[in-house]
This is a predicted structure of a 91-nucleotide RNA (Glycine riboswitch aptamer) from uncultured Sphingomicrobium sp. Of the family's consensus pairs, 85% are formed in the model. Rfam family: Glycine riboswitch aptamer. Its family is annotated with glycine biosynthetic process in the Gene Ontology. RNAcentral holds the sequence, with entries from MGnify. NCBI's taxonomy places the organism under Bacteria, Pseudomonadota, Sphingomonadales, Sphingomicrobiaceae, Sphingomicrobium.
RNA sequence: CGCGCGGGAGAGUUCGCUGAAGUGUUUCAGGCACUUGGCGGCGCCGAAGGAGCAACCGCCCCCGGAAUCUCUCAGGCCACCGGACCGCGCG
Numbered sequence: 001c002g003c004g005c006g007g008g009a010g011a012g013u014u015c016g017c018u019g020a021a022g023u024g025u026u027u028c029a030g031g032c033a034c035u036u037g038g039c040g041g042c043g044c045c046g047a048a049g050g051a052g053c054a055a056c057c058g059c060c061c062c063c064g065g066a067a068u069c070u071c072u073c074a075g076g077c078c079a080c081c082g083g084a085c086c087g088c089g090c091g
């Protein structure tokens, strides 16, 4: 460094518009509620990635490497997925 297994947080399941599908209900042309998709607004999170300062590290002059800090471009805000990092095993 790579692979496998396990652990692994944070922040709206918010508001509006729209389409079709599904479920439930009903007074069954129809209406109502919920779920899923797309777009937009505002709010928010940081532990994929990226960027910045620079603590720190190396041989401490130069030079080089640089974070869990900072920024939020990206990513994310029910769950799932993802996930820095940690442990174990193997190459």
Base pairs, nucleotide, nucleotide: 001091002090003089004088005087006086007085012042014041015040016039017038018037020036021035022034023033024032025031026030043077044076045075049073050071051070052069056065057064058063